[in-house]
RNA sequence: GAAUGACAAAGCUAAAAUCGAAGUGAUUCGAUGACAGAAAACUACAGGGUCUCCGAUGGAGAUAGCCAGCUGCCAUU
Numbered sequence: 001g002a003a004u005g006a007c008a009a010a011g012c013u014a015a016a017a018u019c020g021a022a023g024u025g026a027u028u029c030g031a032u033g034a035c036a037g038a039a040a041a042c043u044a045c046a047g048g049g050u051c052u053c054c055g056a057u058g059g060a061g062a063u064a065g066c067c068a069g070c071u072g073c074c075a076u077u
Stems, first nucleotide, its partner, number of pairs: 002077004012037002017032006035065001042069002047067002049063006
C1' cells in the first nucleotide's frame, strides 16, 4: 500500500416508538430508547434515486441509516 472482516479487542453511532420544540411540508433538533451498522464520520454544486412546497414543463427545499463519492480506527492475509 492492497484485499477481506461486527470473529476478537478498544471504542463509536443510534432505528422504531414516546414526549417536547421548529417548519406549509418533506423533515430537523433535544430527551428517553436500542433496531441495526466495518465507517450509520464527512459530502446535497462530484453524480444518481426518492420525497416536499410553489406563482409550475421552471424554481426552492428535504433525505447521507437509499445507491454513491471521499477520508479514517483495529484485526487477519
Molecule: c-di-GMP-I riboswitch aptamer
Organism: uncultured Bacillales bacterium